[in-house]
Predicted 3D model of a 135-nucleotide RNA (c-di-AMP riboswitch aptamer (ydaO/yuaA leader)) from a Clostridia bacterium. The sequence was found by an Rfam model in a public genome assembly.

């Protein structure tokens, strides 16, 4: 000098998961709220349960291969993400866990969560009409 690794700040992203407040002396605690989300549950309608069936979430669903027929792998795909928004290109995801034989919708009502993980210095935060805020 470069380059990668550690931490701390800032900034940003994906998500309901942000804030306050009293503890405690924890150091990824403990407790009550909270912005924000899920689930249960009449009437009416609707529905068909072993070939179980259901639930959060974008995360469904096909095809070929292998194959202990459990599942792997490969190309797709409903859907969803990307730095004010909108659109174009472009790129990435397209998982996971849960309840347990049972839940359709569903007023009153009842009941839970409020995690976690990441990225980087002039940008594909790149182009454009228009638009919004801010000096």
């Nucleotide at each position: 000098c470069a380059c990668a690794a550690g931490c701390a700040u800032u900034u940003g992203c994906u998500g309901a998961a942000u804030c306050u407040c009293g503890g405690a002396u924890g150091u990824u605690c403990c407790g009550a709220g909270u912005a924000c989300g899920g689930a249960g549950g009449a009437a009416c309608c609707a529905g068909u349960u072993u070939u179980g069936g259901g639930g959060u979430u974008a995360a469904u669903c096909c095809a070929c291969a292998u194959g202990u027929u459990a599942a792997u792998g490969u190309g797709g795909u409903a859907g969803g993400g990307c730095g004010c928004c909108u659109u174009c290109a472009g790129u990435c995801c397209g998982a996971a866990c849960c309840c347990g034989u049972c839940a359709g919708c569903u007023a009153a009502c009842u009941u839970c969560g409020g995690a976690a993980g990441c990225a980087a210095a002039a940008u594909a935060a790149g182009g454009a009409a228009g638009g919004a805020g801010u000096g």